TPP riboswitch aptamer (THI element), 99 nucleotides, folded computationally.
RNA sequence: GCCGUCCGAUAGGGGAGCCGCAAGGCUGAGAGGCGGGUACACCGCGACCCUGGACCUGAACUAGGUAAUGCUAGCGGAGGGAAUUGGGCGAAACCAUUU
Numbered sequence: 001g002c003c004g005u006c007c008g009a010u011a012g013g014g015g016a017g018c019c020g021c022a023a024g025g026c027u028g029a030g031a032g033g034c035g036g037g038u039a040c041a042c043c044g045c046g047a048c049c050c051u052g053g054a055c056c057u058g059a060a061c062u063a064g065g066u067a068a069u070g071c072u073a074g075c076g077g078a079g080g081g082a083a084u085u086g087g088g089c090g091a092a093a094c095c096a097u098u099u
Base pairs, nucleotide, nucleotide: 001094003090004089005088006087007086008085009084010083011051012050013049014048017026018025019024033045034044035043036042055080056079057078061074062073063072064071
């Protein structure tokens, strides 16, 4: 050096469901806080999570459960998916250099 791990910087990625007229309730880190907009569309910002166990696809899937829902589990060591860098620490092996 490689590799592992911890901390940071910068950059990037992602979702926003279910019941209800509403208030509110369920799960969750997060379930829409602010602005634009005729508008629940759409756009920008924020909060939160993630950079490989975020999230998406399969999926109008399967089993269980619920008032209902990706609510729980399976699927799942599946396929896809957004990274560079600085510092600390570390046994062996391997590589390079020096003696």